RNA sequence: GGAGGAGGCCAGGCGGUCGCCGGCUUUCUUUUGAAAGGCGGGAGGAAAGUCCGAGCUCCACAGGGCAGGGUGCUGGCUAACGGCCAGUGGGGGCGACCCCCAGGAAAGUGCCACAGAGAGCAGACCGCCCAGCUUUGGCAGGGUAAGGGUGAAACGGUGAGGUAAGAGCUCACCAGUCCCGGGGGUGACUCCGGGAGCUAGGUAAACCCCACCCGGAGCAAGACCAAAUAGGGGGGCGUUGGAGGACGGCCCGUCCGAGCCCCCGGGUUGGUCGCUGGAGGCGCCGGGUAACCGGCGUCCUAGAGGAAUGACCGCCGCCCCGGCCGGGGUAACCCGGUCGGGGAACAGGACUCGGCUUACGGCCUCCUCCGGCC
Numbered sequence: 001g002g003a004g005g006a007g008g009c010c011a012g013g014c015g016g017u018c019g020c021c022g023g024c025u026u027u028c029u030u031u032u033g034a035a036a037g038g039c040g041g042g043a044g045g046a047a048a049g050u051c052c053g054a055g056c057u058c059c060a061c062a063g064g065g066c067a068g069g070g071u072g073c074u075g076g077c078u079a080a081c082g083g084c085c086a087g088u089g090g091g092g093g094c095g096a097c098c099c100c101c102a103g104g105a106a107a108g109u110g111c112c113a114c115a116g117a118g119a120g121c122a123g124a125c126c127g128c129c130c131a132g133c134u135u136u137g138g139c140a141g142g143g144u145a146a147g148g149g150u151g152a153a154a155c156g157g158u159g160a161g162g163u164a165a166g167a168g169c170u171c172a173c174c175a176g177u178c179c180c181g182g183g184g185g186u187g188a189c190u191c192c193g194g195g196a197g198c199u200a201g202g203u204a205a206a207c208c209c210c211a212c213c214c215g216g217a218g219c220a221a222g223a224c225c226a227a228a229u230a231g232g233g234g235g236g237c238g239u240u241g242g243a244g245g246a247c248g249g250c251c252c253g254u255c256c257g258a259g260c261c262c263c264c265g266g267g268u269u270g271g272u273c274g275c276u277g278g279a280g281g282c283g284c285c286g287g288g289u290a291a292c293c294g295g296c297g298u299c300c301u302a303g304a305g306g307a308a309u310g311a312c313c314g315c316c317g318c319c320c321c322g323g324c325c326g327g328g329g330u331a332a333c334c335c336g337g338u339c340g341g342g343g344a345a346c347a348g349g350a351c352u353c354g355g356c357u358u359a360c361g362g363c364c365u366c367c368u369c370c371g372g373c374c
Stems, first nucleotide, its partner, number of pairs: 001370010012316007020042002023039005044346001048357002051355005056218004063252004068214005073087005088102001089100004103209002108207002110203003125148002127144004132139002156174006175199002177196008222273004232264006244256003280299008318343011
C1' cells in the first nucleotide's frame, strides 16, 4: 500500500422568524370553555416486512383424545420463541472466520433423468480363463468381476499370497459397522486397547417413524356512556324427553340453558376510556468464558385521531473533488492550514415489548492474507 474477516458507535449541532401537537401553570371568566402568556417535551435503528414469541383483552374453566401445526445435536440464558451464548459433529476458506431443516435410511413405501450390462441386495458390454465345434470368418457352453468403459455415484481401499483366470478366497495395514474393556466430559461426544472378514450408495428442505411443544380470536381485542328506530313482518325447531350455546375442524365428557336459528325490512355507525411508568432507559459495582443475572443510584424520553414535530435564513460540523502553502517520506503517499465547488443514504409511530429478515450513508477498534521498502 492492497484485499478480506469480526465487532462497536452516530444518524448532524447551534441560533433566529413564522406555523403545529400534548403536559404543567398564570390572567380573564358564574362554571366549563375560548383567548393571551410562561416553562418543559415532541419519531427509528430499522418506526419497514407482518415472519416468530409474549404482555394485555374477551370467550364460564380450557378436561381427555383424534386430526392438524411447530421444533429437531448438547448444555446454558430468557417471560417466551423457530431467538441468543457456549460447545460437539460435519462442510467451505491459505487464513482471520463463516455455514448446516444437525434425531432415524438395518420399521416400511417412494425417487435417483440420461448414459450404462447393471443404480438395492443389481449386473456381464469390452475383456481374462477353461474347453467343444469349425468353411479359420466365427458359433455355442462354463467360470470370473481383479483390468477397461458408462455415469454425479457401480456393493470397501492399498499391497502380498493364492488361483485355470479371478474374487476378503487368505493375510498385513487402513477406513466404515458391530461387540467387549478402560480414560476424559453435566452432555452432545471423544481418546486408548482388544475382537469379528461383517462391508449394509444417496435422498426424510420425499411420504413416513420417533421425541418434545401448542385452547381460540385479536386493540378494527374489549369496557362504558349517549342517541335513534318499526322490541315490525314471515318461516323452522324447542321449553327438562330439552332447541341452542361454551367462537379453527371432529369425537367424548362437563357446564349454561328458555328461547334459539333463517329470510325480508327499519334505526344507529356519535363520544369517552383502553392510549403509555415499562419483562423500561442510563451510570457504577459484583458474579459468569459468554448470552445474561444480581445489587446500589438516577431519569421519565410522542400519545396523534384522517392523523401533529414543518417551512425559510445564517453559522459551525461531517463526507467527496480540485487549487495553493508548509511538514514527513527513497517513492507511492500521508498529515496540517487555507480557498473554491459539490454532497448528505434507507426512510416516518398508532396498544406495548423481546427477536429475526430486508434497505441503507459515515466513523472507530481489533484480527488475517498478499505485495513493496528499511